[in-house]
RNA sequence: GGAGCCGGCCGGGCGGCCGCGGUCCCGGUCCGCCGGGAUCGAGGAAAGUCCGGCCUCCACAGGGCGGGGUGCUGGCUAACGGCCAGUCGGGGUGACCCGCAGGAAAGUGCCACAGAGAACAGACCGCCGCCUCGCCGUCCGCGGCGAGUGCGGCGCCUGCUCCCGGAUUCCGGGUGCGGGCGCCCGCGGCAAGGGUGAAACGGUGCGGUAAGAGCGCACCAGCGGCCGGGUGACCGGUCGGCUUGGCAAACCCCACCCGGAGCAAGGUCAAGUAGGGGGCGCACCGGUCGCUCGCGGCCGGAGGAGGCUGGCCCGGUCGAGGCCCCCUGGUGGACCGCACGAGGCCGGCGGCGACGCCGGUCCCAGAUGGAUGGCCGCCACCCUCGCUUGCGAGGGCCACAGAAGCCGGCUUACAGGCCGGCUCCCUCU
RNA sequence: GGGGGCGUGGAGCAGCUUGGAGUGCUCGCCACCCUGUCAAGGUGGAGGUCGCGGGUUCAAGUCCCGUCGCCCCCG
Numbered sequence: 001g002g003a004g005c006c007g008g009c010c011g012g013g014c015g016g017c018c019g020c021g022g023u024c025c026c027g028g029u030c031c032g033c034c035g036g037g038a039u040c041g042a043g044g045a046a047a048g049u050c051c052g053g054c055c056u057c058c059a060c061a062g063g064g065c066g067g068g069g070u071g072c073u074g075g076c077u078a079a080c081g082g083c084c085a086g087u088c089g090g091g092g093u094g095a096c097c098c099g100c101a102g103g104a105a106a107g108u109g110c111c112a113c114a115g116a117g118a119a120c121a122g123a124c125c126g127c128c129g130c131c132u133c134g135c136c137g138u139c140c141g142c143g144g145c146g147a148g149u150g151c152g153g154c155g156c157c158u159g160c161u162c163c164c165g166g167a168u169u170c171c172g173g174g175u176g177c178g179g180g181c182g183c184c185c186g187c188g189g190c191a192a193g194g195g196u197g198a199a200a201c202g203g204u205g206c207g208g209u210a211a212g213a214g215c216g217c218a219c220c221a222g223c224g225g226c227c228g229g230g231u232g233a234c235c236g237g238u239c240g241g242c243u244u245g246g247c248a249a250a251c252c253c254c255a256c257c258c259g260g261a262g263c264a265a266g267g268u269c270a271a272g273u274a275g276g277g278g279g280c281g282c283a284c285c286g287g288u289c290g291c292u293c294g295c296g297g298c299c300g301g302a303g304g305a306g307g308c309u310g311g312c313c314c315g316g317u318c319g320a321g322g323c324c325c326c327c328u329g330g331u332g333g334a335c336c337g338c339a340c341g342a343g344g345c346c347g348g349c350g351g352c353g354a355c356g357c358c359g360g361u362c363c364c365a366g367a368u369g370g371a372u373g374g375c376c377g378c379c380a381c382c383c384u385c386g387c388u389u390g391c392g393a394g395g396g397c398c399a400c401a402g403a404a405g406c407c408g409g410c411u412u413a414c415a416g417g418c419c420g421g422c423u424c425c426c427u428c429u
Numbered sequence: 430g431g432g433g434g435c436g437u438g439g440a441g442c443a444g445c446u447u448g449g450a451g452u453g454c455u456c457g458c459c460a461c462c463c464u465g466u467c468a469a470g471g472u473g474g475a476g477g478u479c480g481c482g483g484g485u486u487c488a489a490g491u492c493c494c495g496u497c498g499c500c501c502c503c504g
Stems, first nucleotide, its partner, number of pairs: 001425010012379007020041009043400001047411002050409005055262004062314004067258005072086005087101001088099004102253002107251002109247003124194002126190005131148007150185001152184009162174005202220006221243001223240007266336004275328005284301007306318004343362008381396007430503007439456005449487001458474005480496005
């Protein structure tokens, strides 16, 4: 000088004027509000709603079945699919990056096409031995070469042509020409090589053999036992028989976790009024009081259609009404929930780190058609031009976006810029 | 704010469950036939980033993750 990796941070600043929302104070008021002042007022993602939790209602979240999620190890945390530290695998020269990374000898299933054979497989071409035949040579013992799958045979099915017999469009038999399938034309050994495929039942080499083969040996990969290290994932060493394909982001198995719904949860009040119609159903027993002796009220027990527990069953709970179900009418307003919280900042201590503990300090949006904006000046930044090379003139002033119960994460979008650490290459000293 | 579903030639769909050549249905489009002409009908044909990106797998429209767009529901 060039190329790159990782982490953290900012994402305009100050002032003036006008405007908007919340809270508080003062003054006025026709009680509807109006005027003035003070103070606060978007983000790193407020987003997607992908996870986890707080909170609320239903049992305090209970049992079983079903269902869903997570998935190397150890830790952090309120919790998590998040984060930290490590292990293993893969990529990069490197800094470093990526990984839904349990189990395929528990079982089931799938592996198209091609190929002989696709899961405890298979023999098409091929290699080899014996057998038969032919030719050649011969020292007559035999040896060498070639052939034994081609216009082949048998059986079954089927198309067409012709002939015969019967018959209402067809049936049966036969001749000839084709097509397809199966079997036979000698027996056995092998899986090295060729070929197919994403994948061919360990790989390479040497030995061995008729040809071959973990058949034997060496190394490597994998599996199992033992020893050592580590909390563990795992790593190292040694021994053994030689070998058990892939897919679980297929069902499944194993371990752990999960009750459901969601602030339109849920609650209080007001308004509207008037609530109206229909249905299910309050069985029964005991006591007591009243009585018009039919019954009615109250208390206790038991039962109870139906509702809630939002997959089902059990269990629980409410249960005659303050509405259990259906239809219809009306309203669709206010307040709480809702802003002090796993809170922010600073400092110290412990820990490799995520994080935890202690002390101090601060209060920091709360709308409900939904506020947080606009203009001007200066500075900073960027672009262009000029020259006196650090000044002037002109222009721009930006990206993604925007709270709606809150919090911890993840993911996605993002103009421009700052800081720190590290790696590789080239050159010079 | 919260919850659920869909995306496949020009239009509407099926295919996804249980991965196997991008295959199919209806309408539409083009050419030819038919007709005096048009429609109907017949024959043939064209037309596909399976919304997009990444992953698992020998192989992805289908399975997994992320993302974009559209539609529906609520007191």
This is a predicted complex of two RNAs, RNase P RNA and transfer RNA, with 504 nucleotides together. Rfam match: Bacterial RNase P class A.